Model confidence (mean pLDDT): 82 of 100. A computed fold for a 73-nucleotide RNA from a Campylobacterota bacterium, annotated as transfer RNA. The sequence was found in a public genome assembly.
């Protein structure tokens, strides 16, 4: 310079057919326990890289551009 993937919470990652964005660690509080672990409930945290298009509606389709990773020169 090309081909291919990949970008969602502080961290790893789901997310079906386009129709209200989860979950686990972490983190705050709190219950059982004499403490600890440890189990359980509650809570905070999201410009879904970044513009732009399609559409009544986009995380999800379609361009671009930025990163990151692979593979070819």
């Nucleotide at each position: 310079g090309g081909g291919g993937g990949c970008g969602u919470a502080g961290c790893u990652c789901a997310g079906u057919u386009g129709g209200u964005a989860g979950a686990g660690c972490a983190c705050g509080g709190u219950g059982c326990u004499g403490g600890c672990a440890g189990c359980g409930c509650c809570g905070g945290g999201g410009u879904c890289a970044c513009g732009g298009g399609u559409u009544c509606g986009a995380g999800u389709c379609c361009c671009g551009u930025c990163g990151c990773c692979u593979c070819c020169a």